[in-house]
Molecule: transfer RNA
Organism: Desulfotomaculum sp.
């Protein structure tokens, strides 16, 4: 320097144009003598800036960061 992949709640992960979901975590309540487990409920998220579209996590452009491969110099 080029190519490919990735960035989604506190953590992990799904979602390829039409209400952003699941699990864990955390809060509250139930249950229990207490705790755990279990049950109910709540919590909080699309890397950044533009573009396309009636509508973008999703498509396009640029950028930042992470991973891999290749190349260049030595």
């Nucleotide at each position: 320097u080029g190519c490919g992949g990735g960035a989604u709640g506190g953590u992990g992960u799904a979602g390829u144009g039409g209400u952003a979901g699941c699990a864990c975590g955390c809060g509250u309540g139930g249950c229990u003598c207490u705790g755990g487990a279990c049950c109910a409920u709540g919590u909080a998220g699309c890397c950044u800036a533009g573009g396309u579209u009636c509508g973008a996590a999703u498509c396009c452009u640029a950028g930042u960061c992470c991973c891999g491969c290749a190349g260049c110099c030595a």